[in-house]
Molecule: Bacterial RNase P class A
Organism: Steroidobacteraceae bacterium
RNA sequence: AGAGUCGGCCGGGCAGUCGCUGCUCCCCUGUCAGCAAUGGCAAGGGGGUGGAGGAAAGUCCGGGCUCCGGCGGAUCGGGUGCCAGGUAACGCCUGGGGGGCGCGAGCCCACGGAAAGUGCAACAGAGAGCAGACCGCCCAAGUCCCUCGCGGGACCGGCAAGGGUGAAACGGUGCGGUAAGAGCGCACCGCGUCGGUGGCAACACGCGACGGCACGGCAAACCCCACCUGGAGCAAGGCCAAAUAGGGAAGCGGCGUGCGUCUUCACCGACGGCACGCAGCGCUGAUCCGCGCGCGCUUCCGGGUAGGCCGCUAGAGGUCCACGGCGACGUGGAUCCCAGAGGAAUGAUUGCCCUCGACAGAACCCGGCUUACAGGCCGACUCUUUCU
Numbered sequence: 001a002g003a004g005u006c007g008g009c010c011g012g013g014c015a016g017u018c019g020c021u022g023c024u025c026c027c028c029u030g031u032c033a034g035c036a037a038u039g040g041c042a043a044g045g046g047g048g049u050g051g052a053g054g055a056a057a058g059u060c061c062g063g064g065c066u067c068c069g070g071c072g073g074a075u076c077g078g079g080u081g082c083c084a085g086g087u088a089a090c091g092c093c094u095g096g097g098g099g100g101c102g103c104g105a106g107c108c109c110a111c112g113g114a115a116a117g118u119g120c121a122a123c124a125g126a127g128a129g130c131a132g133a134c135c136g137c138c139c140a141a142g143u144c145c146c147u148c149g150c151g152g153g154a155c156c157g158g159c160a161a162g163g164g165u166g167a168a169a170c171g172g173u174g175c176g177g178u179a180a181g182a183g184c185g186c187a188c189c190g191c192g193u194c195g196g197u198g199g200c201a202a203c204a205c206g207c208g209a210c211g212g213c214a215c216g217g218c219a220a221a222c223c224c225c226a227c228c229u230g231g232a233g234c235a236a237g238g239c240c241a242a243a244u245a246g247g248g249a250a251g252c253g254g255c256g257u258g259c260g261u262c263u264u265c266a267c268c269g270a271c272g273g274c275a276c277g278c279a280g281c282g283c284u285g286a287u288c289c290g291c292g293c294g295c296g297c298u299u300c301c302g303g304g305u306a307g308g309c310c311g312c313u314a315g316a317g318g319u320c321c322a323c324g325g326c327g328a329c330g331u332g333g334a335u336c337c338c339a340g341a342g343g344a345a346u347g348a349u350u351g352c353c354c355u356c357g358a359c360a361g362a363a364c365c366c367g368g369c370u371u372a373c374a375g376g377c378c379g380a381c382u383c384u385u386u387c388u
Stems, first nucleotide, its partner, number of pairs: 001384010012353007020051008029042005053359001057370002060368005065233004077229005082096005097111001098109004112224002117222002119218002134163002136159003142155005171189006190213001191211005196205003237310004247301007254278006260271003280293004317336008354357001
């Protein structure tokens, strides 16, 4: 200098003006409570202060919180799946083991069990599970034919070495062996079982003995094993509570209008004389009384709706430091308060500057994962080339 790997961070800046919104303080007005001091509530004005994200997103996991259910356990169903650790928890993270890829820094992996059982394997191929003679190799033994004989041919057969098919064909290389072959024998490699050593473990071993090899693949096929697992979600849920209508309880019931009389200046009040209208139904034909139902009025109770309030943001919280740990993280100390709406605020405009600005907007909260993203910064490391 070029090419790359991993981790972390930022996500236009400054100033002015006008607005929106949460909280708080002050002024002023009104209203309510109170003897008052004062306090509450509401409108207006002013000051101060806070006001989207790294993903607020997808809603895919895990948890808090709330309601419902629940003695406990099991079955069914669902999920997770190398080991150890972290955590409130997780399918997340950290460290390690194994496998694969890369020269490397590094990256990727649903990575328990296939000598419990069942099942599957398209096409091609002779044969797809304890298999298979299509091409091929061999005639040593046996039978037959030809030949004087050597030998040749046929049959019966032998062979998994070589070719071919396939994702996959029942260990690999070499030597011996053989008619040709073959773990048939041997050496090395691989594999399996048992033991030893190291490691918490997964696992490893250029440790030992034994076994010629028996045990092919697929469990994101059923299944087996181990562990986890109740349901619904802030429109959860709680509190206050109007009008209208309706429910329940208690009490009362002749009512209304006009005229008249008494009292009074008059109003008011009283009396109950008269007229008119309404005065329901049943016990009971009529009247009175009583009871029940109904009706009307008054008071009270309870449920729900509109509406209001809470839940709502101080939290598994942020920043810094120290200590422990390889690390995820933990412990301790100091310090900070950082949106909380509810038709839903975070905007508009002007000026200057730059590298000219991407993806995108909270709605109960938190930890993750995944996805989207213009451009830029920092750190650690690898490879190649050149120079010293």